This is a predicted structure of a 1482-nucleotide RNA (small-subunit ribosomal RNA) from an uncultured Gammaproteobacteria bacterium. RNAcentral holds the sequence, with entries from SILVA. The prediction has a mean pLDDT of 82. Its Rfam family is "Bacterial small subunit ribosomal RNA". Gene Ontology terms of the family: structural constituent of ribosome and ribosome.
RNA sequence: AGAGUUUGAUCGUGGCUCAGGGUGAACGCUGGCGGCGUGCUUAAGACAUGCAAGUCGAGCGGGACUAGUAGUUUACACUCAGUUUAUGUCCAUAUUGGACACCGAUUGGGUGUAAGCUGCCGGUUCAGCGGCGAACGGGUGAGUAAUGAGUACGGAUGUACCUCUAAGCGGGGCAUAGCCUGCCGAAAGGCAGGGUAAUUCCCCAUAGUCCCUCCGGGGUAAAGAUGCAAAUCACUUAGAGAGCAACGUACUUGCUACCAGCUUGUUGGUGAGGUAAUGGCUCACCAAGGCUAUGACGGCUACCGGCUCUUAGCGGAGAGUCCGGCACAAUGGGACUGAGACACGGCCCAUACACCUACGGGUGGCAGCAGUUAGGAAUCUUGCGCAAUGGACGAAAGUCUGACGCAGCGACGCCGCGUGUGGGAUGACGGCCUUCGGGUUGUAAACCACUUUUGUUUUAGCAUGAAGCUAUUUCGAAUAAGCAACUACUAACUACGUGCCAGCAGUCGCGGUAAUACGUAGGUUGCAAGCGUUACCCGGUUUUACUGGGCGUAAAGCGUCUGUAGGUGGUUUUCUAAGUCUUGUUUCAAAGACUCCGACUCAAUCGGAGGCAGGGGCAGGAUACUGGGAAACUUGAGUCGUAUCGGAGUUACUGGAAUUUCUAGUGUAGGGGUAAAAUCCGUGGAUACUAGAAAGAACACCAAGCGCGAAGGCGGGUAACUAGGUACGUACUGACACUCAGAGACGAAAGCUAGGGUAGCCAAUCAGAUUAGAGACCUGAGUAGUCCUAGCCGUAAACAAUGUCCGUUAAUUCUCCGAUUUAUUUUGGGGGAUGCAAGCUAACGCGUUAAACGGACCGCCUGGGGAGUAUAGCCGCAAGGCCGAAACUCAAACGAAUUGGCGGGGAGGCGCACAACCAGUGGAGCAUGUGGUUCAAUUCGAUACGAAGCGAUGAACCUUACCUGGGUUUGACAUGUACCUGCAGGCUUCAGAGAUGAAGCGGCCUUCGAGGGUGGUACACAGCUGUUGCAUGGCUGUCGUCAGCUCGUGACGUGAGUUGUUCUCUUAAGUGAGGUAACGAGCGCAACCCCUAUCCUGUGUUACUGUGUCACAGGAGACUGCCCAGCAUUAUUUUGUUGGGAGGAAGGAGGGGACGACGUCAAGUCAUCAUGAUGCUUAUAUCCAGGGCUACACACAUCCUACAAUGGGUGGUACAACGGGUUGCAAUACCGCAAGGUGGAGCUAAUCCCUAAAACCUCCCUCAGUUGGGAUUGCAGGCUGAAACUCGCCUGCAUGAACCCGGAAUUGGUAGUAAUCGCAAAUCAGCAGAUUGCGGUGAAUACGUUCUCGCCUCUUGCACACACUGCCCGUCAAAUCAGCAAAGUUGGGGGCACCUGAAGUCUUACAUUGUUGUAGGACCAAGGUGAAUCCAGCGAUGAGGGUUAAGUCGUAACAAGGUAUCCGUACUGGAAGGUGCGGAUG
Repeated sequence: AGAGUUUGAUCGUGGCUCAGGGUGAACGCUGGCGGCGUGCUUAAGACAUGCAAGUCGAGCGGGACUAGUAGUUUACACUCAGUUUAUGUCCAUAUUGGACACCGAUUGGGUGUAAGCUGCCGGUUCAGCGGCGAACGGGUGAGUAAUGAGUACGGAUGUACCUCUAAGCGGGGCAUAGCCUGCCGAAAGGCAGGGUAAUUCCCCAUAGUCCCUCCGGGGUAAAGAUGCAAAUCACUUAGAGAGCAACGUACUUGCUACCAGCUUGUUGGUGAGGUAAUGGCUCACCAAGGCUAUGACGGCUACCGGCUCUUAGCGGAGAGUCCGGCACAAUGGGACUGAGACACGGCCCAUACACCUACGGGUGGCAGCAGUUAGGAAUCUUGCGCAAUGGACGAAAGUCUGACGCAGCGACGCCGCGUGUGGGAUGACGGCCUUCGGGUUGUAAACCACUUUUGUUUUAGCAUGAAGCUAUUUCGAAUAAGCAACUACUAACUACGUGCCAGCAGUCGCGGUAAUACGUAGGUUGCAAGCGUUACCCGGUUUUACUGGGCGUAAAGCGUCUGUAGGUGGUUUUCUAAGUCUUGUUUCAAAGACUCCGACUCAAUCGGAGGCAGGGGCAGGAUACUGGGAAACUUGAGUCGUAUCGGAGUUACUGGAAUUUCUAGUGUAGGGGUAAAAUCCGUGGAUACUAGAAAGAACACCAAGCGCGAAGGCGGGUAACUAGGUACGUACUGACACUCAGAGACGAAAGCUAGGGUAGCCAAUCAGAUUAGAGACCUGAGUAGUCCUAGCCGUAAACAAUGUCCGUUAAUUCUCCGAUUUAUUUUGGGGGAUGCAAGCUAACGCGUUAAACGGACCGCCUGGGGAGUAUAGCCGCAAGGCCGAAACUCAAACGAAUUGGCGGGGAGGCGCACAACCAGUGGAGCAUGUGGUUCAAUUCGAUACGAAGCGAUGAACCUUACCUGGGUUUGACAUGUACCUGCAGGCUUCAGAGAUGAAGCGGCCUUCGAGGGUGGUACACAGCUGUUGCAUGGCUGUCGUCAGCUCGUGACGUGAGUUGUUCUCUUAAGUGAGGUAACGAGCGCAACCCCUAUCCUGUGUUACUGUGUCACAGGAGACUGCCCAGCAUUAUUUUGUUGGGAGGAAGGAGGGGACGACGUCAAGUCAUCAUGAUGCUUAUAUCCAGGGCUACACACAUCCUACAAUGGGUGGUACAACGGGUUGCAAUACCGCAAGGUGGAGCUAAUCCCUAAAACCUCCCUCAGUUGGGAUUGCAGGCUGAAACUCGCCUGCAUGAACCCGGAAUUGGUAGUAAUCGCAAAUCAGCAGAUUGCGGUGAAUACGUUCUCGCCUCUUGCACACACUGCCCGUCAAAUCAGCAAAGUUGGGGGCACCUGAAGUCUUACAUUGUUGUAGGACCAAGGUGAAUCCAGCGAUGAGGGUUAAGUCGUAACAAGGUAUCCGUACUGGAAGGUGCGGAUG
């Protein structure tokens, strides 16, 4: 950076499509690792569960737990001292008793343990009071088009925590939660009573630079806590700051006019209230304002920005992650608290939903993090941690923190790494292809050596550490490649399968038997852990054009003018400084982008530093230009004067010709009309002629590529009124101008309303014709209408398909109106023509009347169809007009030009093309071929001309390809290999229809190894007239023996292409000449070749011995050369043609043949041959016998013979040529009526033979179905041949059909031709009415090119290019799709009126210990009722539209399209359409 696609090709216009980049993506196939990001775009749907906002005991009183300490109580244990019972021992004893020991009980003290209680001092924790926070952080984007955002400013404000400054912190008091008691309730929770603390609350005091003020004065604060202390943290007041917040202003920030008017607190004022503060923010009163085409109001859509993607840029698109702002928190409303909220995890109310319930009543809000469910193409874990950063609280330790840091899941994205590295050729195997040679996969593999990122297995370290990081170690090439594409665009090709099927496809398009386009395989290309597809955005697309487009014909100039807003605007001076330029300054947060540097091994990622340009604000400066103010000017514009012009307009009056009608007359049978007719008029007197009268409409000549008008348009004459142009003069004004959205006026024809009028013409209608039909064209009638008045309509191909105005730029020429001049001289204004001046344009063309070069303003266009349709609105009496879409559908539609082809276009020319003439065909019979039918088979092909007596110059067998039957399978035929073989061929006999089989006879050479041949077996292979002539070669037909078809160089054109090759004359001819941007050349034409007509020379076999004839060979001759006349042409010279003459055998290419340009018809042939592919292979091959190709209701084609007297028959008698002949031609002779036979002279041929007929001369026939005609049939023969039945030819005798000249139609022939007569040859054993040749006899006619057919050249039109057998229009029928209308129905939006009116705020009243309660009022959410409105869904049915394969009816358009077409309008018709009126030429 472009490319594909409209066409046969071209240029242009114009749409569609592709290649690029991007994404919060999804889907398909695949998937190794890591880093960094990122992840509900849909249902602002609903949510189980857990967590996401707490903290402070250094504010307070308590509760609970707990360490310590002290006290106390109780219990237990021990101990000490007692009391006492029992027992024992001892002593005394009359008994009592005493002493000691001891079981038990018990008192007091002490110690220890445990528990409780209490005090003190600590710790932890809990609810409450209190403080701070909870208004941050986190989420979402529903709403919002401005109460928002962005940028830049402003003043009438508030502010907890923080910083600074100044001052202060004195003294009292009342409560209340917690707690206790009681009560209500299922619960949630609540009520009553009692008592209690504080940094809770209240009062007093004090105070100021604080507040209020009438300037006198008045008012208003505080709290403590910890600490041994120092002190710290708090508290109060005031001021300042920072940050935050609130408010205001300007500009900017979507679409829509099919939303044009909106607004009543609305706009302003005064006063009051309210607020932190301004303000209709609210209220009372007053005024009637305010906004709007620079788009108000309404509707639809949408969070906004930094930025992101794309782009060369301008722009366009987006708004996810990150950052700033806003809004929201189930939906709606409301306030409270507070520095801050009208508060996501607060309160109250209403509503919907969900849950609990004892039915009384309660509870809830994930658009926080996870997660569930629903929806969806689609989007993650009910993870870890507060280690870091940040936040709340706290003096702090610290607590809390789903903010955040991390991890998990997902290739969702970006970036990095890997899937090994080096060597390794016999180029292995396998795969695929193959021309069978080989090629390719491919150094790829195997194999050898090496390495270890990733992976796997260990160990250790770092760190306050959730996550992690670093080092070490084991094993082993191991664990690791796919996806898409391969016709072109677009890098990359082959095979097989399929056969318009299956399928592909982004566009064009591919597929119907050789698919690089489908599917598979091999190969290749691209990218790579991804690759493709889908969706969307930008780009390409200058395809909305600011940069950077257009409007004559492609889409596009309003029908025309006037003119408002708007836009633009002449010359000079001065002021200003808005635009403009410049200097300084400020701002445009961070992130992002850019540059540089740095940190992760690199990168992605992250960090640091820096900066231009540009936008906005402020200040200063400059003043050329634009703007604004002022003052002038005259050239733009206008006014005035004089002159003049016109079919300019309006109104009134008026004229003659013509037409028709009426009256009268003359007059008689037609008239009229048409291509031809008829309807029609006319003996009731038409037409025609004459005279008169009436009516209406239009104005001949003049008249003209003329004039006027803005356009539509305007034409007899006169008058009045109105408007305009031009020239001259230069008096006046002094920029007054140009254009113009909206608006207004005018506006052909048709049409409408009302009233007149109506001669002619004439939609509709009727009738006659035409026609297949004829709702048409033609004809005869004929109503609306055409005319006038008044009013409407408002459209046309309203066209120059060209908006208006101004300026600049070569010429030539005609004309109208002026001025001027001796002069058609000059000049001004119109109207035209030419034009290779330049220039422009796709081309055509335009070209001073621009489509050139510039300027100003307006209108319009953006693929075709749907559609100028639908809907809505406006206008209209209606018809309709103006404005004016979408769904859906197509890949084109279109303009100009080119080459062809075609035309019921034109011009010229030619041809046995017509015409003229001759003879035919078509009718008959027969022959042959074809179709059809039949058949076992009737083999196949050819089928408009250009198949049909064609392939076939010859089917009894063979041929033969067909059918039936019988055989063979390496084969009837070819080649090769291996092995075997005394074996083939031949002869004889037998079986058989034969092929064949059986038996016998016979049988090469030798160096004895073998060789050749033959046969057999096996394998390769043979074979096919099987298919495809639409896979092909070759050959052929045809246009057409028509005169054409091309090339090189040059030139022209953007190009296809053109020129040459056209033109004039001429020719059979693109033959030749002249002219000429062409000059030359090639294939064709002609000539060269063959035969033939005359002559010459030579030769002379076979000949009549010859200057001859004949034959052969060679040559000459004719070259459109000479003369005359006419005609045409020519500036001249000439040139051509016609006629005649001379010469000559021949005179105008002498006659005939061969020879067939580039190409066309997918023409014919695979059955002459060759050949690709494909099919068959004990058969679709091959052999044999017989049959068939020879059939026969019929149709066609081509011949033959005839229909007779120009003939037939009998007899006689002449004259050819081309050819052929040894498996042959065959003479004389003889036999036979003949066909023929016998026989064989001669001939390998100028020697011999085949070998003439018509004609001519006689005689007969005499117009008849005949002595014409010979079909058919019978009998008897002949010939060929193994064979003559199917199925040959000939002869004789007999038989004796149709047919008496042929309908429509059609063929051949222009001279040795037609016609007529026979002959020969090829094929061939035999078979000729056919074919190919040959000679004999031998005419008629051609005025001419109007017509038919075909062809050539030029030109013209074309919507055709498969090319008129083309293209193509509309109805109807069928299927299907989307939209429109529609009775109605459903849902929704925002308003209006009324009703009800929660919570709450404000207010009033009452009550009250109260920061209270109750009641009323105002405002007000949701709700209800009603009448309207708007939007959307569905909708029987209706009317159109699109698409569809080969339907039906016509043929409207394209050629003069067969009636030129089209536009507007009206009527009408199955349909295209037709007709009337006016218009255009496309």